[in-house]
Context: one part of a larger RNA
RNA sequence: UGACGGGGGCCCGCACAAGCGGUGGAGCAUGUGGUUCAAUUCGACGCAACGCGAAAAACCUUACCUGGGCUUGACAUGCACGGGAAUUCAGCAGAAAUGUUGAAGUCCGCAAGGACUCGUGCACAGGUGCUGCAUGGCUGUCGUCAGCUCGUGUCGUGAGAUGUUGGGUUAAGUCCCGCAACGAGCGCAACCCUUAUCCUUAGUUGCCAUCGGGUAAUGCCGGGAACUCUAAGGAAACUGCCGGCGAUAAGCUGGAGGAAGGUGGGGAUGACGUCAAGUCCUCAUGGCCUUUAUGCCCAGGGCAACACACGUGCUACAAUGGCCAGUACAGAGGGCUGCAAACCUGAAAAGGGGAGCCAAUCCCAGAAAACUGGUCCCAGUUCGGAUUGGGGUCUGCAACUCGACCCCAUGAAGUCGGAAUCGCUAGUAAUCGCGUAUCAGAACGACGCGGUGAAUACGUUCCCGGGCCUGUACA
Repeated sequence: UGACGGGGGCCCGCACAAGCGGUGGAGCAUGUGGUUCAAUUCGACGCAACGCGAAAAACCUUACCUGGGCUUGACAUGCACGGGAAUUCAGCAGAAAUGUUGAAGUCCGCAAGGACUCGUGCACAGGUGCUGCAUGGCUGUCGUCAGCUCGUGUCGUGAGAUGUUGGGUUAAGUCCCGCAACGAGCGCAACCCUUAUCCUUAGUUGCCAUCGGGUAAUGCCGGGAACUCUAAGGAAACUGCCGGCGAUAAGCUGGAGGAAGGUGGGGAUGACGUCAAGUCCUCAUGGCCUUUAUGCCCAGGGCAACACACGUGCUACAAUGGCCAGUACAGAGGGCUGCAAACCUGAAAAGGGGAGCCAAUCCCAGAAAACUGGUCCCAGUUCGGAUUGGGGUCUGCAACUCGACCCCAUGAAGUCGGAAUCGCUAGUAAUCGCGUAUCAGAACGACGCGGUGAAUACGUUCCCGGGCCUGUACA
């Protein structure tokens, strides 16, 4: 100087406690291990792998397996020689790749050749082959924790120390005071976006208070510019004001005014470094390996297997409920290879239809929980919906392996879950639906959006993680 302790002191965090809801039991979905397999491609493994890479495995993807093929190659550049413009269409064989046959087509030109393309040969291409312990870049993590350092000076033989420690204070190495230190940098904070209030400007596709017209009804029409809203500019919050505490400081606490109060809420932003953390399968790249194959094309299969084990979720076990009928109220998105209305057909998935919309105009689009009325009467049930049989719809060359959805029938386990364990402090948890990316089709996942809307926090003894000071068997 560090590291470490079942040493000490101070402090913080959904860390515990106080609460609410889960997981662990059931069924299913999904990922992983294991096993199996011709193959079940590869990576990721405590927190920080396991609904992770994958924001979409029927073919493709696809890297794996089996089989059929190619060898200057599917792709790039150059050289030599030879042929033909390029290119398009059709027949046959084949699972296709491909092979073969025929037809059409005949570029520029100074006549040397050139552009483009094919073939042969040579250099070379190619590799999701290995090494993330050779690397760049990017990322996770401690941790949005409050730390990490430097210059000069001073002290010490030196490694180093000081500053950065101390007394207070803060979310903060935040600020104040003191001090052999004085300053500075990267972090903190602020500047950025969003949300909460108001003002100004603007008024269509949005709005409708007043006036007029019209309808069964509707901003539907004339009109209006108030309100809502939209989107540009501003204002506003700064411990600014008052009381108390404090060292007269920094600040803490209470109050006023205010839409908002002490960082207002949320986001973006991640210091020096740690883990030889992750990624050579995004990409780039050193080295090694491969070159009629570890490269390339194609068909089929596999990634979807299934005694089992674990993670993450969804649906439930019911009456704060199930079912039936009626009636309300969102936000944020998406739409031309697109979203698709009215209307018609069907019991439904859906089909027909095609108005309108490049969208504050039209469409997706019915929000659902809620509310009102009815019914069920505690039961494996009118709970629960797995599984299976049958019949269909849609996408797509193609749903057998292996898609989603609809209808009829079938109705399994499950009566609240052991040890253990997770999330959350407010518009949060819980609960309810809606949208988007990917995408032909295919979410219970992911990312967003709004609706309804709690309980509890005495406190820091203990568990876990972290920060500062001090002590010391260790290096």
Overview: A computed fold for a 475-nucleotide part of an RNA from an uncultured bacterium, annotated as small-subunit ribosomal RNA, 3' major domain. The RNAcentral record of the full RNA draws on ENA, Greengenes and SILVA. The coordinates come from a structure-prediction model, not an experiment, and the mean pLDDT is 85.